The part of an RNA shown here (large-subunit ribosomal RNA, domain VI) has 270 nucleotides and comes from an Anaerolineales bacterium. The RNAcentral record of the full RNA draws on ENA. Taxonomically the source falls in Anaerolineales (Bacteria, Bacillati, Chloroflexota, Anaerolineae). The prediction has a mean pLDDT of 91.
Context: one part of a larger RNA
RNA sequence: UGUUCGAGAUUUGAAGGGAGCUAACCUUAGUACGAGAGGACCGGGUUGGACGUACCCCUGGUGCACCGGUUGUCAUGCCAAUGGCAUCGCCGGGUAGCUAUGUACGGACGGGAUAAACGCUGAAAGCAUCUAAGCGUGAAACUCGCCUUAAGAUGAGAUAUCCCCGGGGACUCGAUCCCCCUGAAGGGUCGUCGAAGACCACGACGUUGAUAGGCUGGGUGUGGAAGCGCAGUAAUGCGUUAAGCUAACCAGUACUAAUUGCCCGUGCGG
Numbered sequence: 001u002g003u004u005c006g007a008g009a010u011u012u013g014a015a016g017g018g019a020g021c022u023a024a025c026c027u028u029a030g031u032a033c034g035a036g037a038g039g040a041c042c043g044g045g046u047u048g049g050a051c052g053u054a055c056c057c058c059u060g061g062u063g064c065a066c067c068g069g070u071u072g073u074c075a076u077g078c079c080a081a082u083g084g085c086a087u088c089g090c091c092g093g094g095u096a097g098c099u100a101u102g103u104a105c106g107g108a109c110g111g112g113a114u115a116a117a118c119g120c121u122g123a124a125a126g127c128a129u130c131u132a133a134g135c136g137u138g139a140a141a142c143u144c145g146c147c148u149u150a151a152g153a154u155g156a157g158a159u160a161u162c163c164c165c166g167g168g169g170a171c172u173c174g175a176u177c178c179c180c181c182u183g184a185a186g187g188g189u190c191g192u193c194g195a196a197g198a199c200c201a202c203g204a205c206g207u208u209g210a211u212a213g214g215c216u217g218g219g220u221g222u223g224g225a226a227g228c229g230c231a232g233u234a235a236u237g238c239g240u241u242a243a244g245c246u247a248a249c250c251a252g253u254a255c256u257a258a259u260u261g262c263c264c265g266u267g268c269g270g
Base pairs, nucleotide, nucleotide: 001152004175006162007161009159010158011157015149016148017147018146021049022048023047024046025045026044027043033038051106052105053104054103055102059100060099061098062097066093067092068091069090070089071086072085073084074083075082076081110144111143112142117137118136119135120134164269166180167179168178169177170176171174181267186264187263188262189261190206191205192204193203194202211257212256213255214253215252216251217250218249221245222244227240228239229238230237231236
């Protein structure tokens, strides 16, 4: 911008894209077959490999916003307790998120029409012949089926719902132009944000509110805070105490911020 009033939803599917792999073992069965050696078709079951998709409960990784230990040095006057710097100073763990080496799932099944091939009936050619007329079986290929994009499919589809029912004037008389009134449904701007994101877009919310922050509670992690008391000459240990602290997690709660407005979009539709 189009899709012939406008709008927000829900869809059909023309046409594309993806996927399509494979092994071993058990059984059928040591059967058919074969002198023996050996050794099946068909059918059923199980477990894998590689590949792909999704996810983070588990196992791990990361986790410079969490907790702890510790070295040197500087600072807060000193002790104690903290803070800064040293690759995040170094080290041990670790929430959310993101992840694979982790977890789950997938290839299927079935139909159609066929290839090579194998057939039925059958003449030309009294026979024979799958072929000349006619009719079948038949493959990871084709097509449908599975997943997915999709009406700019200009051939612009469908469904239900919502909205608008004023007046005047001009001429070159038109899907024309101008003025007044009106301004719907809905959308935007703006703001609070997001497992959405380069920007944009997309999604949630805006007081008729849990959108973010804060606060409260919980969870998770760390691993026993500070202060005080006791024991010890002291380093230190024990008690108070599963203590203190705790990011992105889960809830609750209007305390803070999402205010008011403005703009677009019209007046029944070639």